[in-house]
Context: one part of a larger RNA
Molecule: large-subunit ribosomal RNA, domain I
Organism: Planctomycetota bacterium
């Protein structure tokens, strides 16, 4: 000084466990805010600090219902000082308070009514004042619009592509948008959207490169269809006006493509009848109900043991219940301890809420004639451009810009240039449930999901915290005595009265709190060996 056994000491891997997370599935809910939200700041306790709850009426106050003997939240135990079967603390409803910031507003905008009043005479715009539980701002994803990338691919790149994708911004809903054919198609078919299989990686589009990629048809899913403009009637304002003639409200009427509707004319039907209805169908309300929700309640059945242990649910014996042998907890492993579990019960309040019921609101047809109506700066067309699977292409078809601009039912669009024929359908108004997308939240299940370097970043006094960045942001580590604190009175050494450590004591064991188990590195040390 190497090597080797052992014994510590160090450090915390493992092992087990779990009050945290992750997914599913299934019900509910899908908003909340000027009655000031969301989210914060200050304070609020007898009581410092921190969480929680509250809000100067401040860990709370009032009523109702439920429950039971204890309370006066948590870390966190005493200690004070209370309350409480005149029913507390605890849960369920419902009301009262609810500082200061923050949309933050003594503002703004919009709506509606009045006064007022330019250019301009009426008028309009513009001011001005009353009213308004109108708007505003927050929200995790899903939905519709506006705006619109880049790296990437193309083995380079420029059209392409990634992608109308990410991102801004706007608006809305519990879904959203579509939606009742100026459609699809070729068959004497279909018949509103929407979703999902298929059709099909087909037909096509494509520096015919990367790459993109339909539709008919065909199977399901769900089902539902309305209302206005107009023609013409009445009313009633207003303008020009001698008769009439505009303009604008309201009511009636009236909604279609095998046209339909208006008006005339004829026949026929017919109401002590028939249908609908708050989701659309034109509209708007009201009461009550069965049920469900938002506390609860009741809930079967076990003993012995002189067996093991620290404890018995284990072992041994003997029994019992089960519409209940799900789980969990109890000093080890419990159907019958204890929470619960099948089963069955239950709401004074507030919310749903099928149903009834009040109400409320709707209701022909057929012939024939007229030719008065059926959405115009539309349609379309020309240039420029975007959506369409479709990159200008032979480019239909739908949008937008900027000029041009029909017809008007004998009409008018569409059937992928374009013409015919022939077939489909009626644009230029609007509204509409389900079937489908999503999950910030709320309750219940369940997992060949995680089990502390793992599972959410966070399983934990106090994590979006400590800490970092001027900021936008970035962002950890950290669980485990015991069954039970019984958490080591006292005694001794030692010590800045604070470390350590030996005795006692508890304990099943010190398991000794730097606390379960306690590898490895890595250090010490006692032997041996051996240089």
């Nucleotide at each position: 000084g190497g090597c080797g056994c052992a014994u510590g000491g160090g450090g915390g891997a493992u092992g087990u466990c779990u009050g945290g997370g992750c997914g599913u599935c299934a019900g509910g809910a899908g908003g909340c805010g000027a009655u000031g939200a969301a989210g914060g700041g200050c304070g609020u306790g007898g009581a410092a600090g921190a969480c929680u709850g509250c809000g100067a009426a401040a860990a709370g106050c009032c009523c109702c219902g439920g429950g039971a003997a204890g309370c006066u939240g948590u870390c966190a135990a005493a200690c004070g000082a209370g309350c409480g079967u005149u029913g507390a603390u605890c849960c369920g409803g419902g009301g009262a308070u609810u500082c200061c910031c923050g949309a933050a507003u003594u503002a703004g905008c919009c709506c509606g009514c009045g006064c007022u009043g330019a250019a301009u005479c009426c008028a309009u715009a513009g001011g001005c004042g009353c009213g308004g539980a109108g708007c505003g701002g927050c929200g995790a994803a899903c939905c519709c619009g506006g705006u619109g990338a880049a790296c990437u691919g193309a083995a380079a790149c420029a059209u392409c592509u990634c992608a109308g994708u990410a991102a801004c911004c706007g608006g809305a809903g519990g879904a959203a948008a579509a939606g009742a054919a100026a459609g699809a198609a070729a068959a004497a078919u279909c018949g509103a959207u929407u979703c999902c299989c298929u059709c099909a990686g087909u037909a096509g589009c494509g520096g015919c490169g990367a790459g993109c990629g339909a539709a008919c048809g065909g199977g399901g899913a769900a089902c539902a269809g309305c209302c206005c403009a107009a023609a013409c009637c009445g009313c009633g304002g207003g303008g020009g006006u001698u008769u009439c003639c505009c303009c604008u409200g309201c009511g009636g009427g009236g909604u279609a493509g095998u046209a339909g509707g208006g008006c005339c004319c004829u026949c026929c039907c017919c109401a002590u009848g028939g249908g609908a209805g708050u989701u659309a169908c034109c509209a708007a309300a009201c009461g009550g109900u069965a049920g469900g929700c938002u506390a609860a309640u009741g809930g079967a059945a076990c003993u012995g043991u002189g067996c093991u242990g620290g404890a018995a649910a284990g072992g041994c014996a003997g029994g019992c219940c089960a519409a209940a042998g799900a789980g969990g907890g109890u000093g080890a492993c419990a159907g019958c301890c204890c929470c619960g579990u099948a089963c069955a019960u239950g709401a004074a309040a507030g919310c749903u809420g099928a149903c009834c019921g009040u109400c409320u609101c709707c209701c022909g047809g057929a012939g024939g004639g007229u030719a008065c109506c059926u959405g115009a700066g539309u349609a379309g067309g020309u240039c420029g451009g975007g959506g369409c699977a479709c990159g200008u292409g032979g480019a239909a078809c739908c949008c937008c810009g900027a000029c041009c601009g029909a017809a008007g039912c004998a009409a008018c669009g569409g059937g992928g240039a374009c013409c015919a024929u022939c077939c489909c359908g009626u644009a230029a108004g609007g509204c509409u449930a389900a079937a489908u997308a999503c999950u910030c939240c709320c309750u219940g299940a369940c997992g060949a999901c995680c089990g502390a370097u793992a599972g959410u970043g966070a399983a934990c006094u106090c994590a979006g915290u400590a800490g970092g960045g001027c900021g936008a942001c970035c962002g950890a580590a950290a669980g485990g005595u015991g069954a039970a604190a019984a958490g080591a009175a006292c005694c001794c050494c030692g010590g800045c009265c604070u470390a350590g450590g030996g005795g006692a004591g508890u304990g099943a064991a010190a398991a000794g709190a730097a606390u379960c188990u306690g590898a490895a590195a890595c250090c010490a040390u006692c032997c041996g060996c051996u240089u």